The prediction has a mean pLDDT of 83. Transfer RNA from Gloeobacter violaceus SpSt-379, 72 nucleotides, folded computationally. Rfam family: tRNA. Gene Ontology term of the family: triplet codon-amino acid adaptor activity. By type it is a transfer RNA. The sequence is in RNAcentral, with records from ENA. The source organism's lineage runs through Bacteria, Bacillati, Gloeobacterales, Gloeobacter and Gloeobacter violaceus.

RNA sequence: GCCCCUGUGGCGCAGUGGCAGCGCGUUCCCAUGGUAAGGGGAAGGUCGAGGGUUCAAUUCCCUCCCGGGGCU
Repeated sequence: GCCCCUGUGGCGCAGUGGCAGCGCGUUCCCAUGGUAAGGGGAAGGUCGAGGGUUCAAUUCCCUCCCGGGGCU
């Protein structure tokens, strides 16, 4: 330099056009003599950045950036 993959709450990941979800964690409550386990609720996201297509973009297209892999 070229090619491929990847970027989504604090962490690990789903979501292939129609208001963004799961697990863990955090926090509150229940329960216990108390703790752990268990049960119920809540908070937390400009979906890497900019632009384009579309009535509508996390999703499709272009450019750039971060990370991983391959070739030379």